[in-house]
RNA sequence: UGUUGUAAAAGCCACUCCUGUCGAAAGGCGGGGUCGGAAAGCUGCGGGUCUUACUCCUCCACACAUUGAAAAAGACAGCCGGGUUGCCCUU
Repeated sequence: UGUUGUAAAAGCCACUCCUGUCGAAAGGCGGGGUCGGAAAGCUGCGGGUCUUACUCCUCCACACAUUGAAAAAGACAGCCGGGUUGCCCUU
């Protein structure tokens, strides 16, 4: 320095849920809280999953609403993989 591992030690994060707030929504952020996690640190690069306000068509006698679809935009890192950074001890 790299790789692998996680018994010990020091720590770290925080599922579901509750709550405040932002958002059309998925969901984000803050507080409470601890299911779990050796990267459950960071990163939307690949796969996957989720959302649909606006736009455009469709359904409709017409309009609105509704249904369906397209385009596009957005979200999830605790779904998997990739990239990248990192603590202690040991092999």
The RNA shown here (c-di-GMP-I riboswitch aptamer) has 91 nucleotides and comes from Candidatus Tharpella aukensis. The organism belongs to Candidatus Tharpella, within Bacteria. The sequence was found by an Rfam model in a public genome assembly. The coordinates come from a structure-prediction model, not an experiment, and the mean pLDDT is 80.